[in-house]
Context: one part of a larger RNA
RNA sequence: UUGGGUUUAAAGGGUGCGCAGGCGGACCGUUAAGUCAGGGGUGAAAAGUUGGGGCUCAACUCCAAUCGUGCCUUUGAUACUGGCGGACUAGAGUGCAGGGGACGUGACUGGAAUGUGAUGUGUAGCGGUGAAAUGCUUAGAUAUGUCACAGAACGCCGAUCGUGAAGACAGGUCACGAAUCUGCAACUGACGCUCAUGCACGAAAGCGUGGGGAUCAAACAGGAUUAGAUACCCUGGUAGUCCACGCUGUAAACGAUGAUCACUCGUUGUUGGCCGGGUGACGGUCAGUGGGUAAGCGAAAGCGAUAAGUGAUCCACCUGGGGAGUACGAUCGCAAGGUUGAAACUC
Numbered sequence: 001u002u003g004g005g006u007u008u009a010a011a012g013g014g015u016g017c018g019c020a021g022g023c024g025g026a027c028c029g030u031u032a033a034g035u036c037a038g039g040g041g042u043g044a045a046a047a048g049u050u051g052g053g054g055c056u057c058a059a060c061u062c063c064a065a066u067c068g069u070g071c072c073u074u075u076g077a078u079a080c081u082g083g084c085g086g087a088c089u090a091g092a093g094u095g096c097a098g099g100g101g102a103c104g105u106g107a108c109u110g111g112a113a114u115g116u117g118a119u120g121u122g123u124a125g126c127g128g129u130g131a132a133a134u135g136c137u138u139a140g141a142u143a144u145g146u147c148a149c150a151g152a153a154c155g156c157c158g159a160u161c162g163u164g165a166a167g168a169c170a171g172g173u174c175a176c177g178a179a180u181c182u183g184c185a186a187c188u189g190a191c192g193c194u195c196a197u198g199c200a201c202g203a204a205a206g207c208g209u210g211g212g213g214a215u216c217a218a219a220c221a222g223g224a225u226u227a228g229a230u231a232c233c234c235u236g237g238u239a240g241u242c243c244a245c246g247c248u249g250u251a252a253a254c255g256a257u258g259a260u261c262a263c264u265c266g267u268u269g270u271u272g273g274c275c276g277g278g279u280g281a282c283g284g285u286c287a288g289u290g291g292g293u294a295a296g297c298g299a300a301a302g303c304g305a306u307a308a309g310u311g312a313u314c315c316a317c318c319u320g321g322g323g324a325g326u327a328c329g330a331u332c333g334c335a336a337g338g339u340u341g342a343a344a345c346u347c
Base pairs, nucleotide, nucleotide: 003319004318005317006316007301008300012315014201015200016199017198021194022193023192025088027086028085029084030083031082033081034080035077036076037075038074039073040072041071042070048066049065050064051063052062053061054060091191092188093187094186095184096183097182098181099180103177104176105175106174107173108172109171110154114150115149116148117147118146119145120144121143125136126135162169163168206247207246208245209244210243211242216240220236221235222234223233258314259313260312261311262310263309267291268290269289270288271287272286273285274284275283276282296303297302320347321346322345329340330339331338332337
């Protein structure tokens, strides 16, 4: 390389958009590039194969015939693929009418809790633990009432619920923006699928500048525990946690399961529509989201119309363990570091 694979053995890119490329619905006509058939040319000699000949045989050698994926040219065929033209509506999209949602951005706003300040009541403890101590407290703490301020997070509802491409998203209201579902079948008429490079988004932590700082809390300090205790427990506590703008670009970024399309027995929940029905039960249907299964698949666990079943197209990735996601180089980054990514050696 071929082949075989990628839930858990090595292996699905974190996610989307998308140029090139690859692949592409159904009908008619045309063309004849691919494809197929026939003819011609070329395809050196040697070698090979077949039949003969010569060295006593053979190797070797000579003669004749043959062979030769292919390339060029020409005459045809037209099912399939391609090109061109026309027409179609089942894919895709637009429109119209309904619907649901923690989807995004911005602004305004609410109550509980926490902390702090002021003040009233009140007196000796509070706090913390396995037990303690550090700590706070007669300069009046803890507790309890009133007033005020600050920042952050949103109880109940709440759910195998919902939305989003993923990351993710939850107090309330408004504005703007987006996606999606259902019904109708008015419009366009294959406009589609996938996507190397690329572009965009991308938790937490971290970085830069400026704000903010209630809580919690790396580092750090003290108290305990212990043989020790650079920990687990306790008392404090700074970065950070929050906001704006910019960077970083990684996660067990997980369903450890790429995207799209088609097909394949029945069952039970649930969310949002639609249809029938008494706007009942119930039944049907579309889009999601769960459980348990037939066939089938699987090494098994299990998966099983939300496939890991049966097929098709495109992309990504794997090829024994360690060395190693390291070194070197390149590239991106302010840095931290990211991406790409070996070998020697060893088992």
Record summary
A computed fold for a 347-nucleotide part of an RNA from an uncultured bacterium, annotated as small-subunit ribosomal RNA, central domain. It matches the Rfam family "Bacterial small subunit ribosomal RNA".